[in-house]
Background: This is a predicted structure of a 347-nucleotide part of an RNA (large-subunit ribosomal RNA, domain IV) from a Planctomycetota bacterium. Model confidence (mean pLDDT): 88 of 100. The sequence was found in a public genome assembly.
Context: one part of a larger RNA
RNA sequence: CGCUCGUGAAGGAACUCGGCAAAUUAACCCCGUAACUUCGGGAUAAGGGGUGCCCCUUGGCUUGUAACAGGGCCGGGGGGCCGCAGUGAAAGGGAUCUGGCGACUGUUUACUAAAAACACAGGUCUCUGCCAACUCGUAAGAGGAUGUAUAGAGACUGACGCCUGCCCGGUGCCGGUAAGUUAAGGAAGAGGGUUAGCGGGGGCAACUCCGUGAAGCUCGCAACCGAAGCUCCGGUAAACGGCGGCCGUAACUAUGACGGUCCUAAGGUAGCGAAGUUCCUUGUCGGGUAAGUUCCGACCUGCAUGAAUGGCGUAACGACCGGAUCACUGUCUCCACGAGCGACUCG
Numbered sequence: 001c002g003c004u005c006g007u008g009a010a011g012g013a014a015c016u017c018g019g020c021a022a023a024u025u026a027a028c029c030c031c032g033u034a035a036c037u038u039c040g041g042g043a044u045a046a047g048g049g050g051u052g053c054c055c056c057u058u059g060g061c062u063u064g065u066a067a068c069a070g071g072g073c074c075g076g077g078g079g080g081c082c083g084c085a086g087u088g089a090a091a092g093g094g095a096u097c098u099g100g101c102g103a104c105u106g107u108u109u110a111c112u113a114a115a116a117a118c119a120c121a122g123g124u125c126u127c128u129g130c131c132a133a134c135u136c137g138u139a140a141g142a143g144g145a146u147g148u149a150u151a152g153a154g155a156c157u158g159a160c161g162c163c164u165g166c167c168c169g170g171u172g173c174c175g176g177u178a179a180g181u182u183a184a185g186g187a188a189g190a191g192g193g194u195u196a197g198c199g200g201g202g203g204c205a206a207c208u209c210c211g212u213g214a215a216g217c218u219c220g221c222a223a224c225c226g227a228a229g230c231u232c233c234g235g236u237a238a239a240c241g242g243c244g245g246c247c248g249u250a251a252c253u254a255u256g257a258c259g260g261u262c263c264u265a266a267g268g269u270a271g272c273g274a275a276g277u278u279c280c281u282u283g284u285c286g287g288g289u290a291a292g293u294u295c296c297g298a299c300c301u302g303c304a305u306g307a308a309u310g311g312c313g314u315a316a317c318g319a320c321c322g323g324a325u326c327a328c329u330g331u332c333u334c335c336a337c338g339a340g341c342g343a344c345u346c347g
Base pairs, nucleotide, nucleotide: 001342002341003340004339005338006337007336008335010333011332014331019328027051028050029049030048031047036041038159052081053080054079055078056077057076058075059074060073061072062071063070082086094326095325096324097323098322099321100320101318102317106118107117122157123156124155125154126153127152128151134143135142136141160313161312162311163310165243166242167241170240171239172236173235174234175233176232179231180230181229185225186224189221191219192218193217194216197212198211199210200209201208202207244262245261246260247259248258271305272302283299284298285297286296287295
């Protein structure tokens, strides 16, 4: 000096990102216990008191006895003794107030994240009539299910309470289908290639060159006929999603219930709001402190809230995340001493 422990004057969070760590608390009995609440809780709330040993007395239960006696257990009352200390050691909640998030118990990154993430009962939508939809498999087949719409599958939301506004123009999905468009396929027709023949030129001939050219074969082209789909017409937002601007206006001022105008599919309703969302920002006011970029309550100018990508509340719950208080402490002012084990010296 390090590790693991122990003790500490005065102060008591001044430490620090943060009371991290440590300390406090702790068992049983008695008294007592608030807001709030889903009436179950909250609650061991909080906050107090007691606890050893000896003597006397007394009640009950039980065992035992023929009945007493005696033994065991649970108490009540009175008196006394000792220590600093009586659950004398050990094990063994610190508490309260106030916010955020998530209802809750659960689950998770085996080996840096346990959470506000996942799940969850509950809610809603969509699909599925049974050889179901859906999933696995090339298939046979299997799961779904020895189930049958109070069932099964998919998606979103996430207890409970109060609620969940407007937009179907775009995208998706569902329904419709007169017209437009449209594939394979069918196909009138026109054309290209090939050439038996025919015509012409050259050659004595064999043959060769040029032109034209039936049938067949062949090569592409093609009017027209041809579904679903798309276009088109409707519906649908707890489908994906979206939810304005400028100007003027009231008898102080300010503000603007009101008016005008442009655009839109429709212009954000109820709520909440400097928020886990607020840039400006340590916004402004109030509270708490001697002093508060955090916190709590308000305001609303919402850079860029908002309703199952759910909105706002909410008792209980949480090794979650903020803020405050009491208690307590070597966290600190500011370090000291002690113990064990290392380090170090000698061997």